[in-house]
RNA sequence: CUGCGUCGCGGGAGAGAGUCGCCGUCGGAAACGGCGGGGGCCGCCGAAGGAGCAACACCUCCUCGUCAAACUCUCAGGCACCCAGGACCGUGAUGUUGAC
Numbered sequence: 001c002u003g004c005g006u007c008g009c010g011g012g013a014g015a016g017a018g019u020c021g022c023c024g025u026c027g028g029a030a031a032c033g034g035c036g037g038g039g040g041c042c043g044c045c046g047a048a049g050g051a052g053c054a055a056c057a058c059c060u061c062c063u064c065g066u067c068a069a070a071c072u073c074u075c076a077g078g079c080a081c082c083c084a085g086g087a088c089c090g091u092g093a094u095g096u097u098g099a100c
Stems, first nucleotide, its partner, number of pairs: 001098001003096009016042001018041003022037006043079003049075001050073003057066002
């Protein structure tokens, strides 16, 4: 210096405040309303993870095989604000392979 990781800090998008019950709590005489939690159904998103494939190149045992993504699929995850997550980017520290 380069490749591959780990940790800290900063930035970081998309998509229904959908609908129908249930539970808890607050207000209320009640009807009902607010807030929070999770579930079913339909709709939607792609930037955790996962899966699929092209050319070149490699291989010849298989009329083949191996290899990618921010592309595609949405299994998972996510869809008001907040919180959390977040590919990727910047920055600092650190581990390791290789080269000089």
Glycine riboswitch aptamer from Gordonia mangrovi, 100 nucleotides, folded computationally. NCBI's taxonomy places the organism under Bacteria, Bacillati, Mycobacteriales, Gordoniaceae, Gordonia. Its mean pLDDT, the model's own confidence on a scale to 100, is 81. Of the family's consensus pairs, 90% are formed in the model.